[in-house]
RNA sequence: GAGUCGGCCAGGCAGUCGCUGCCAGCCCUGCAAGGGCGUUGGCAGAGGAAAGUCCGGGCUCCGCAGAGCGGGAUGCAGGGUAACCCCCUGGCACGGCGACGUGACGAACAGGGCCACAGAGACGAGUCGCAGGGCGCGAGUCCUGCGGGUGAAACGGGCAACCUCCAUCCGGAGCAACACCAAAUAGGCAAGCGCCUGAGGUCGGCUCGGCCGAGCUUGCGGGUAGGUGGCUAGAGCCUCGGGGAGACCCGGGGUCGAGAGGAAUGGCUGUCGUGACCACACCUCGUCAAGGGGCUGUGGCCAACAGAACCCGGCUUAUCGGCCGGCUC
Numbered sequence: 001g002a003g004u005c006g007g008c009c010a011g012g013c014a015g016u017c018g019c020u021g022c023c024a025g026c027c028c029u030g031c032a033a034g035g036g037c038g039u040u041g042g043c044a045g046a047g048g049a050a051a052g053u054c055c056g057g058g059c060u061c062c063g064c065a066g067a068g069c070g071g072g073a074u075g076c077a078g079g080g081u082a083a084c085c086c087c088c089u090g091g092c093a094c095g096g097c098g099a100c101g102u103g104a105c106g107a108a109c110a111g112g113g114c115c116a117c118a119g120a121g122a123c124g125a126g127u128c129g130c131a132g133g134g135c136g137c138g139a140g141u142c143c144u145g146c147g148g149g150u151g152a153a154a155c156g157g158g159c160a161a162c163c164u165c166c167a168u169c170c171g172g173a174g175c176a177a178c179a180c181c182a183a184a185u186a187g188g189c190a191a192g193c194g195c196c197u198g199a200g201g202u203c204g205g206c207u208c209g210g211c212c213g214a215g216c217u218u219g220c221g222g223g224u225a226g227g228u229g230g231c232u233a234g235a236g237c238c239u240c241g242g243g244g245a246g247a248c249c250c251g252g253g254g255u256c257g258a259g260a261g262g263a264a265u266g267g268c269u270g271u272c273g274u275g276a277c278c279a280c281a282c283c284u285c286g287u288c289a290a291g292g293g294g295c296u297g298u299g300g301c302c303a304a305c306a307g308a309a310c311c312c313g314g315c316u317u318a319u320c321g322g323c324c325g326g327c328u329c
Stems, first nucleotide, its partner, number of pairs: 001329009011272007019045008027036003047305001051316002054314005059174004071170005076090005091105001092103004106165002111163002113159003128147008178229004188220006200212004236255008274303002277300005282294004
């Protein structure tokens, strides 16, 4: 210098104006429990992928989820894990000088199917040529052996990212799961009152009066709107020690780090830092040229991919730039 593998970060600080949650004080409300889109203060507030929803689990409901059929998934060997289409180690094959990378990598004497073009013929019927033998008057036919040509491959096989077989695994739907509280309106059930001796409605409040008039009232129950829970303490994170080649496992100590829900986690200003670009200046190479270079200075401008939505483990995809380490040539 080129490359390969692994790990990490994802601008810092301050001010100010907001948003969501929790805690505390005050105020309002309530007998109380409690409630308040009242108010003040404090604390906390997106990611390495929160994404795609592609695998695998937890959890919830359905269900006698126990067996069979069907269907699906996986497929070298051993190991890790809650589990996996994930990860580790080793073998084999391929690529690379190498570090390393990639891999549907079980079975083709269980059966079916396929093998382009060429070739007589692609596993089956058969057969291009030659030789020998048998049968036949003969054309010919049967058996055996050999040869040329085609082709990746010629009774030697190959293909299971074709069916299939074998082994292992898989019940279904998903937090809009599910549980609880619960209006208005319209149904349902029950009770009471009323049906011209008229309950009730309406004429702005009352009485009279007028008009309409067969239903009205109460309770219970189911469901809807709405609200609450599920909702974040977990296969968690940090650190130390031990085991293992590694994935990973065991033990001790410490720690709590969003919980919204039509969806908060933001905007602005200042300053410092990093990087790209532009302009000017300076230095430098060059013939005081054209032009080139700079780990120099100042100013301007820009700053990646993208955003939780029940929670985890993976995979895949997107990503400005930077840091650290192992190894190879």